About this RNA
Model confidence (mean pLDDT): 83 of 100. A computed fold for a 456-nucleotide part of an RNA from an uncultured bacterium, annotated as small-subunit ribosomal RNA, 3' major domain.

Context: one part of a larger RNA
RNA sequence: UGACGGGGUCCCGCACAAGCAGUGGAGCGCCUGGUUUAAUUCGAUGAUCAGCGAAAAAUCUCACCUAGGCUUGAACUGUAGCUGCAAGCUCCUGAAAGGGAGUCGCCUUCGAGGGUGCUAUAGAGGUGCUGCAUGGCUGUCGUCAGCUCGUGUCGUGAGAUGUAGGGUUAAGUCCCACAACGAGCGCAACCCCUACCCAGUGUUAUAUAUUUCUCUGGGAACUGCCUUGCCAAAACGAGGAGGAAGGAGGGGAUGAUGUCCAGUCAGCAUAUCCCUUAUGUCUAGGGCUACACAGACGCUACAAUGGCAACAACAACGGGCAGCCAAACCACGAGGUGGAGCUAAUCCCAUCAAAUGUUGUCUCAGUUCGGAUUGUAGGCUGAAACUCGCCUACAUGAAGUCGGAAUUGCUAGUAAUCGCGUAUCAGAAUGGCGCGGUGAAUACGUUCUCGGGACU
Numbered sequence: 001u002g003a004c005g006g007g008g009u010c011c012c013g014c015a016c017a018a019g020c021a022g023u024g025g026a027g028c029g030c031c032u033g034g035u036u037u038a039a040u041u042c043g044a045u046g047a048u049c050a051g052c053g054a055a056a057a058a059u060c061u062c063a064c065c066u067a068g069g070c071u072u073g074a075a076c077u078g079u080a081g082c083u084g085c086a087a088g089c090u091c092c093u094g095a096a097a098g099g100g101a102g103u104c105g106c107c108u109u110c111g112a113g114g115g116u117g118c119u120a121u122a123g124a125g126g127u128g129c130u131g132c133a134u135g136g137c138u139g140u141c142g143u144c145a146g147c148u149c150g151u152g153u154c155g156u157g158a159g160a161u162g163u164a165g166g167g168u169u170a171a172g173u174c175c176c177a178c179a180a181c182g183a184g185c186g187c188a189a190c191c192c193c194u195a196c197c198c199a200g201u202g203u204u205a206u207a208u209a210u211u212u213c214u215c216u217g218g219g220a221a222c223u224g225c226c227u228u229g230c231c232a233a234a235a236c237g238a239g240g241a242g243g244a245a246g247g248a249g250g251g252g253a254u255g256a257u258g259u260c261c262a263g264u265c266a267g268c269a270u271a272u273c274c275c276u277u278a279u280g281u282c283u284a285g286g287g288c289u290a291c292a293c294a295g296a297c298g299c300u301a302c303a304a305u306g307g308c309a310a311c312a313a314c315a316a317c318g319g320g321c322a323g324c325c326a327a328a329c330c331a332c333g334a335g336g337u338g339g340a341g342c343u344a345a346u347c348c349c350a351u352c353a354a355a356u357g358u359u360g361u362c363u364c365a366g367u368u369c370g371g372a373u374u375g376u377a378g379g380c381u382g383a384a385a386c387u388c389g390c391c392u393a394c395a396u397g398a399a400g401u402c403g404g405a406a407u408u409g410c411u412a413g414u415a416a417u418c419g420c421g422u423a424u425c426a427g428a429a430u431g432g433c434g435c436g437g438u439g440a441a442u443a444c445g446u447u448c449u450c451g452g453g454a455c456u
Stems, first nucleotide, its partner, number of pairs: 007456007015446002019410005026300004031295003034291002042053002064286007076123007088103006106114003125275002128273001130271001134269002136264003139260001141258001146185006152161003165176003191252004196219005202213001222246001225240005302403001306362007318349003323342002328337003369400001374395007416438007
């Protein structure tokens, strides 16, 4: 000077408390450990791993295993030599890759050159190793309020001061004071969305006439005004008026100096080392989907604030040409036939919703709850659904009657609950990212738990 203390003082945070809904028990989904396996590829693994890399493992992906092949190689560049040889087509072999045989077979300015192929060679290739050699990117403390510099001053010096003190703030935010005076990176603001108003705009939206609505550009909020508190003052706090909005209006993007030798050589790049008829590369099949068990995160439930049936209503964000797919018809249904429209404010997904409302029924049961599991029959995608996809119908009808110790999220249009869209994608979400609908309870307070900040 720091760090640490089951030292002190002060302060903050869904940290506790006050509440609401959960997890931990059940079934299933998914990930991980372990075990198994020819292989179950690799990485992540306290917080900061575990619906994580993966915004999609049937083949491919693919790195793993088994088997069969190739060796200047699947792709790329150069040098030297040779060259009509290659590709295509046919046949044989084979699971394919590959191998073998036959056939056909270049251009030109005629110098040889170009193209193609073969041979030789230098490179090639490697998801092989080291993230403790690295770049880049990322997590975390933490959107916490901190981290520093110049000059001056003090100290023999390391260093201190500034940055401590009194107030205040979300904030090293601002004010006062002060051997300090200034400055920088952070804070805030500048950016985007949203709430109100005005003007313009009018396609494809809409009652055809204005209003919604679309897009563009402005305005509006600043403690500006009033009262009041803080010894005076300032900063600031409390209340009020007006206002669509009030004290940062709500949300997002934005992450200082640094910490964890944090993560990633398997996104990419890259140094050293290693392999070079194989650790490269091609193909078929298998595996990543195994299953005494253990852990994390979810979905569905255990029912009457409910289940079922009929009828009725109200969204927003988005996506669409190898696409979205209407009407009509067929099928109990998944779906099929069909072909209109749409490169989209026009048409379609999508009458765009579901919770909701009305009526009826069930009457507290392992049930008209719950839907696992299994059987049969089908549908769709795709060369191909056995290992190993999704969906439909009929039948079957498991556990489960609210969950021990423990533990998670959330302070308002939030939690809870209800559906909808989309990326990936041939197909395949209970995950991810968004969208709107309905819409609470509680916060006395800071003793305690956890994390953080300041002074000592």
The RNAcentral record of the full RNA draws on ENA and SILVA.
Its Rfam family is "Bacterial small subunit ribosomal RNA". Gene Ontology terms of the family: structural constituent of ribosome and ribosome.